Predicted 3D model of a 138-nucleotide RNA (c-di-AMP riboswitch aptamer (ydaO/yuaA leader)) from Syntrophomonas sp.

[in-house]
RNA sequence: UUCAAUUUUAUGCCGAAUUCCUGCAUCUCCCGAUGCAGGAAACGGGGGAACCAAUUUUGGGGGUGAAUCCAGAUUUACUGGUAGGGCUUCCUGGCCCGAAUCCGUCAGCUAACCUCGCAGGCACUACAGGAAAAGUUG
Numbered sequence: 001u002u003c004a005a006u007u008u009u010a011u012g013c014c015g016a017a018u019u020c021c022u023g024c025a026u027c028u029c030c031c032g033a034u035g036c037a038g039g040a041a042a043c044g045g046g047g048g049a050a051c052c053a054a055u056u057u058u059g060g061g062g063g064u065g066a067a068u069c070c071a072g073a074u075u076u077a078c079u080g081g082u083a084g085g086g087c088u089u090c091c092u093g094g095c096c097c098g099a100a101u102c103c104g105u106c107a108g109c110u111a112a113c114c115u116c117g118c119a120g121g122c123a124c125u126a127c128a129g130g131a132a133a134a135g136u137u138g
Stems, first nucleotide, its partner, number of pairs: 003138004008133001011123004018041010043117005052108001060106001061103004069081004084097004088132006
């Protein structure tokens, strides 16, 4: 690269949240594994000129995130819906989510520059069909 088989696989999903290196300690002498500390890359976020935009600033304002808004109520921490989001991509159908939290009176965009994160949670009969692309095996 081509062909064939399989049909979403090698457990998988949400999320940026993964990989590598060095040192120390332990397991076990090696290989290797685990923990701690430090560093790098990838990925993700915040601050921050000119120009542009905006001037409504206690009814405070703003950030991360899909998670915003509306109505009702037995005025309660409940019910129904909804912008929006997820189940590899598209179509059809189906199912699920639609939270929480941070800054602290303060931040529009924003090159250079500065800075932070690299967690946590869940599933095994919620995904099905078709197509695309892709994986595995030969």
It matches the Rfam family "c-di-AMP riboswitch aptamer (ydaO/yuaA leader)". Gene Ontology terms of the family: cyclic-di-AMP binding and regulation of gene expression. The source organism's lineage runs through Bacteria, Bacillati, Bacillota, Clostridia and Syntrophomonas. Model confidence (mean pLDDT): 78 of 100.